């Protein structure tokens, strides 16, 4: 000098579940929003057992499990994959 992984940013692809009841908001209705109530749904976060791994004292651990929190029309927001970077980083030769 060259440069894996991993991190960030960017684009794209991304499920599941009540547009549920009441009230309030609206001149009246619808619709949004807010507050309660019942039913759901796991793939932000969290937490939990545990195959398995490791330096084996003890860590490390899922897409399983719980639903605290989020979430149940669009929209946002999604774990996970794919691409890209003149970025961060620095294995390993």
């Nucleotide at each position: 000098g060259c440069g894996a992984a991993c991190g960030c940013u960017g684009c794209g692809g991304g499920a599941g579940a009540g547009a549920u009841c009441g009230g309030c908001u609206c001149g009246a209705g619808c619709a949004u929003g807010c507050c309660g109530g019942c039913g759901c749904c796991g793939a932000a976060g969290g937490a939990g057992c545990a195959a398995c791994c490791g330096c084996c004292c003890c860590g490390g651990a899922a897409a399983c499990u719980c639903u605290c929190a989020g979430g149940c029309a669009u929209c946002c927001g999604g774990a996970c994959c794919g691409c890209a970077g003149a970025c961060g980083g620095g294995a390993u030769g």
Predicted 3D model of a 93-nucleotide RNA (Glycine riboswitch aptamer) from a Rhodospirillales bacterium. NCBI's taxonomy places the organism under Bacteria, Pseudomonadati, Pseudomonadota, Alphaproteobacteria, Rhodospirillales. The coordinates come from a structure-prediction model, not an experiment, and the mean pLDDT is 79.